[in-house]
């Protein structure tokens, strides 16, 4: 190299007060856009508290195929 992988906005459907999750379409991207709230961020809320983002960035775990 080839195979092949994930799937932003958006719609539509569902669960949540909500940030958002989930399933179906659909691709702006991504070689860790695989998994973890451990630090910083950022949202959200019924705010001594509690939750939400791993496709914000750090950090940690674990990984697929292999042409010449």
């Nucleotide at each position: 190299a080839a195979g092949g992988g994930c799937a932003a906005a958006c719609c539509c459907g569902u669960c949540g007060u909500g940030a958002g999750g989930c399933g179906g379409g659909g691709a702006c991207g991504c070689a860790a856009a695989g998994c973890c709230a451990c630090g910083g961020g950022a949202c959200c809320c019924c705010c001594a508290g509690g939750g939400u983002c791993a496709g914000c960035c750090g950090g940690g775990c674990c990984a697929c195929c292999g042409a010449a």